RNA sequence: GUUUUCAGCCAGACGGUCGCGGGAGCAAUCCCGAGGAAAGUCCGGGCUCCACAGGGCAGAUCGCCAGGUAACGCCUGGGGGCGGCAACCGAGAGGUCUCCGCUACGGACAGUACCACAGAAAACAACCGCCGAUGGCCCGCAAGGGCACAGGCAAGGGUGAAAAGGUGGAUUAAGCGCCCACCGCAACGCUGGCAACAGCGUUGGCUUCGGCAAACCCCGGUCGGAGAAAGGCCAAAUAAGCAGUGAGAGCUGGCCCGGCUCGAUCAAGACACUGCGGGUAGGCUGCUAGAGGGUGUGGGCGACCACACUCCCAGACGAAUGACCGUCAACGCGAAAGCGUGACAGAACCCGGCUUACGGCUGGAAACCUGC
Numbered sequence: 001g002u003u004u005u006c007a008g009c010c011a012g013a014c015g016g017u018c019g020c021g022g023g024a025g026c027a028a029u030c031c032c033g034a035g036g037a038a039a040g041u042c043c044g045g046g047c048u049c050c051a052c053a054g055g056g057c058a059g060a061u062c063g064c065c066a067g068g069u070a071a072c073g074c075c076u077g078g079g080g081g082c083g084g085c086a087a088c089c090g091a092g093a094g095g096u097c098u099c100c101g102c103u104a105c106g107g108a109c110a111g112u113a114c115c116a117c118a119g120a121a122a123a124c125a126a127c128c129g130c131c132g133a134u135g136g137c138c139c140g141c142a143a144g145g146g147c148a149c150a151g152g153c154a155a156g157g158g159u160g161a162a163a164a165g166g167u168g169g170a171u172u173a174a175g176c177g178c179c180c181a182c183c184g185c186a187a188c189g190c191u192g193g194c195a196a197c198a199g200c201g202u203u204g205g206c207u208u209c210g211g212c213a214a215a216c217c218c219c220g221g222u223c224g225g226a227g228a229a230a231g232g233c234c235a236a237a238u239a240a241g242c243a244g245u246g247a248g249a250g251c252u253g254g255c256c257c258g259g260c261u262c263g264a265u266c267a268a269g270a271c272a273c274u275g276c277g278g279g280u281a282g283g284c285u286g287c288u289a290g291a292g293g294g295u296g297u298g299g300g301c302g303a304c305c306a307c308a309c310u311c312c313c314a315g316a317c318g319a320a321u322g323a324c325c326g327u328c329a330a331c332g333c334g335a336a337a338g339c340g341u342g343a344c345a346g347a348a349c350c351c352g353g354c355u356u357a358c359g360g361c362u363g364g365a366a367a368c369c370u371g372c
Stems, first nucleotide, its partner, number of pairs: 001368010012328007020033005035344001039355002042353005047227004059223005064078005079105001080103005087096003106218002111216002114211002127157002129153003134150002136147004165183005184206001185204008231285004241276006251269002253266002256263001292311008330341004
């Protein structure tokens, strides 16, 4: 110097002119007006409405421990595991420790499936190899030798991300936890710790017979649905429905009638008008004072919590938050005058997270390059 990564801070400031949304005021005028992610809408909650006896199945989701929180799949702290740099101990297997990074981290002694390529084989191992004591065959008088047919062997080679616990020894025909010591593992006990777990001891040859559950599955926990187009109120218009008034010409019906027709009569219906009702358009509300911001003190390793003081900080809906000019600040170029640059991105009921996008400054760490 470059790159990566982690943590913190900022996201231009002030003034002028012309505008826009909201609020206060009779008015003049005054006050407020995007973000760290307002984004993705992926989790969790508040709020609202609907549903709701109880149990089970199915489904979804979560999964080391403790804490924080309204809650979480988030955060903090811790434990275990894996990887890396360096160091140390040991003959070796292996172990210890500082720092950094990652971790979806219940169960593989219920069952099923899968394990690319390579390889004989990926789980009821014989390709190369070793042996062939025993049995077989051959040679030999015999001692013995040979073959590698039966068969034995997971020690060596090779393949692989992974090959049937590891290192060393004893044993053997060759071999093998078959046996022994140590390492690792498991179970049990004691001790420490709230716990995850750790340390120590004893026991077990380790057949709990490789890995894999962000494969099915098993175990355990949690989970009703819809969302601001939720929901509440007012209410032009229209239909159903209800009530009242009116008219009696015509229609339907009642009455007079054995039946039909005419007529008279009643006023139940239809009809007309008015009101209620209903709820469309539209309007109001929900709506921004909140798990709120700042400062200080105290508690806690920390996430966070408590108390005191203080502040009010968008509320639109065909959706405002803008444009231009000047001065200063930051960065880049330049000897200087000066010139240039400003990323990602725009609230929509409100909060807590996560994820993604992105410019600059400061500090830490790592890697690489260059110079002394």
A computed fold for a 372-nucleotide RNA from a Gemmatimonadaceae bacterium, annotated as Bacterial RNase P class A. Of the family's consensus pairs, 94% are formed in the model. Its mean pLDDT, the model's own confidence on a scale to 100, is 79. The organism belongs to Gemmatimonadaceae, within Bacteria. Rfam family: Bacterial RNase P class A. It is annotated as a ribozyme. Rfam describes the family as follows. Ribonuclease P (RNase P) is a ubiquitous endoribonuclease, found in archaea, bacteria and eukarya as well as chloroplasts and mitochondria. A source record names the gene rnpB.